RNA sequence: GCUCUGGUAGCAUAGUGGUUAUUGCACGUCAUUGGUAAUGACGAGGUCGCGAGUUCAAAUCCCGCCCAGAGCU
Repeated sequence: GCUCUGGUAGCAUAGUGGUUAUUGCACGUCAUUGGUAAUGACGAGGUCGCGAGUUCAAAUCCCGCCCAGAGCU
């Protein structure tokens, strides 16, 4: 330098154009307990890597860039 895969909440993930972006762990409150743990209920937390474009509508499609991994040279 070229090719491919990936980047979504603190961590790990689902979502292949159309409802308020999903789930688990972690976090907060409450219940339960003599007190913890465990369990249950509720809640908070997301500029969907960045920019531009297409579209009535983009996390999703096109283009460029950045980062990580794998391969080729």
A computed fold for a 73-nucleotide RNA from Candidatus Iainarchaeum sp., annotated as transfer RNA. Rfam family: tRNA. Rfam's curators write: Transfer RNA (tRNA) molecules are approximately 80 nucleotides in length. The RNAcentral record of the sequence draws on ENA. Taxonomically the source falls in Candidatus Iainarchaeum (Archaea, Candidatus Iainarchaeota, Candidatus Iainarchaeia, Candidatus Iainarchaeaceae).